[in-house]
Context: one part of a larger RNA
RNA sequence: GGUGAACGCUAGCGGUGCGCCUAACACAUGCAAGUCGAGCGGGAGUGGAAGAGAAGCUUGCUUCUUUUUUACAAUAGCGGCGAACGGGUGAGUAACACGUUGGAACCUGCCCCCAAGUCAGGGAUAGCCUAGGGAAACCUGGGAUAAUACCGGAUAGUCUCUUUGGAGUAAAGAUUUAUUGCUUGGGGAGGGGCCUGCGAUCUAUCAGCUAGUUGGUGUGGUAAAGGCACACCAAGGCGAUGACGGAUAACUGGUCUGAGAGGAUGAUCAGUCACAAUGGAACUGAGACACGGUCCAUACUCCUACGGGAGGCAGCAGUGAGGAAUCUUCCACAAUGGACGAAAGUCUGAUGGAGCGACACCGCGUGAAGGAAGAAGGCCUAACGGUUGUAAACUUCUUUUCUGAAGGAGCAUAAUGAGAGUACUUUAGGAAUAAGGGACGGCUAAAUACGUGCCAGCAGCCGCGGUAAUACGUAUGUCUCGAGCGUUACCC
Numbered sequence: 001g002g003u004g005a006a007c008g009c010u011a012g013c014g015g016u017g018c019g020c021c022u023a024a025c026a027c028a029u030g031c032a033a034g035u036c037g038a039g040c041g042g043g044a045g046u047g048g049a050a051g052a053g054a055a056g057c058u059u060g061c062u063u064c065u066u067u068u069u070u071a072c073a074a075u076a077g078c079g080g081c082g083a084a085c086g087g088g089u090g091a092g093u094a095a096c097a098c099g100u101u102g103g104a105a106c107c108u109g110c111c112c113c114c115a116a117g118u119c120a121g122g123g124a125u126a127g128c129c130u131a132g133g134g135a136a137a138c139c140u141g142g143g144a145u146a147a148u149a150c151c152g153g154a155u156a157g158u159c160u161c162u163u164u165g166g167a168g169u170a171a172a173g174a175u176u177u178a179u180u181g182c183u184u185g186g187g188g189a190g191g192g193g194c195c196u197g198c199g200a201u202c203u204a205u206c207a208g209c210u211a212g213u214u215g216g217u218g219u220g221g222u223a224a225a226g227g228c229a230c231a232c233c234a235a236g237g238c239g240a241u242g243a244c245g246g247a248u249a250a251c252u253g254g255u256c257u258g259a260g261a262g263g264a265u266g267a268u269c270a271g272u273c274a275c276a277a278u279g280g281a282a283c284u285g286a287g288a289c290a291c292g293g294u295c296c297a298u299a300c301u302c303c304u305a306c307g308g309g310a311g312g313c314a315g316c317a318g319u320g321a322g323g324a325a326u327c328u329u330c331c332a333c334a335a336u337g338g339a340c341g342a343a344a345g346u347c348u349g350a351u352g353g354a355g356c357g358a359c360a361c362c363g364c365g366u367g368a369a370g371g372a373a374g375a376a377g378g379c380c381u382a383a384c385g386g387u388u389g390u391a392a393a394c395u396u397c398u399u400u401u402c403u404g405a406a407g408g409a410g411c412a413u414a415a416u417g418a419g420a421g422u423a424c425u426u427u428a429g430g431a432a433u434a435a436g437g438g439a440c441g442g443c444u445a446a447a448u449a450c451g452u453g454c455c456a457g458c459a460g461c462c463g464c465g466g467u468a469a470u471a472c473g474u475a476u477g478u479c480u481c482g483a484g485c486g487u488u489a490c491c492c
Base pairs, nucleotide, nucleotide: 001491002490003489005488006487007486008485009484012364013363014362015361016360017359018357019356020322025320026319027318029317030316031315034081035080036079039078040077045072046071047070048069049068050067051066052065053064054063055062056061057060088275089274090273098199099198100197102195103194106192107191108190111188112187113186114185115184116183117182118181119153121151122150128143129142130141131140132139133138159168160167161166173180174179201247202246203245208238209237210236213235214234215233216232217231218230219229220228250272251271252270253269254265255264256263257262277298278297279296280295281294300311301310302309303308328354330353331352332351336350337348338347339346340345367397368396369395370394377388378387379386380385402429403428404427405426406425407424411419436481437480438479439478440477441462442461443460447476448475449474450473451472457464458463
């Protein structure tokens, strides 16, 4: 000098940041990923119009029922896209995980550009109806139905394979008729997978390690190179320039310190990686081996009619526990961004805000000027006086703050403001609402009195205290920093 700090005493305000460093311990409750009716079948319900019937009676109106038609439209279902992003955490990992350099054998939904196409058909299934089973979770049988769901057929090249003859593989429509989708091929952008030189911890009280091990041939596998896997063949490969083992650890941009070199560190913010109760596995998909998906196993918790089921906060709040220690079960989608949608819009604990905390940094205030018989009181005193001290009182003034009232942006404009009547401005009032902490032997700025008597105590080091203690305790005074000041811990 610094800190994601804690503790003690104290505390007026504002701005900007930051806030479980410990138990990757366990979690009540709510919310955090939906959306599209311009893909589909359907449609509870509501409103309008017309017709018919009934009731009341005010005799042409009101109410009710029903039929037709029209508009809007909830929940659920099929289907599409999203859910692989965004958010959290740092357990594992000493590794091509990260940083940086170079590379070749790859993939890429949505987006942009170019070219070509979009023909004619089919059979199902959910919702629904119906019959059951189960405490529940949920499940089973039968029947009818739709699609941009599914399937085969046709056509096809700048596609794929090829023995160069040929063979093989597409499509989906919707609608307000202006578009937008769909299929195939090529290119781009952005993204991702893979390989590679170099770099960054400790330990030799770890010295030898290795059998898919090292290489080759072939086959398989993958989007793709490759012992990635397998068969066969060879016997290699690594190592004191530290292999192998053990310990510790996410990495980086950065951050702190330092004149620098270096040392320490990796909170917040940004990039990458890894993980999602623990272990394993694949499915779907352009993308996952998938935090709020599936399956299996394990531990734990919960429900149960004992037959069987349900769950995963290292998302946002919040609870318990652990701990010296770390916040609200808040508001809003107004802005920025994201998903879906043609759009209107819906969703968004991302985000924007507010709340709590002197946790940090920065700023402001707690009044200003005058005022000596230097009042009173306190403390000291050689009893003269000295000091507190222009300090107070008192006089004059001001109103930053504060309180009341009024006005009131910009963020956002075509419209839309959670924050919030906020920031800010004007005006009225009244010195009013606002000072403490530590130290005073030397280092080290600042001393006297009393009490105590090697006691009680102090202490960072040296050291103080055993009857005159500037070192303990109290008082007065002083020094220092100041809404803070000290102590402790850690780093340079």
Molecule: small-subunit ribosomal RNA, 5' domain
Organism: uncultured bacterium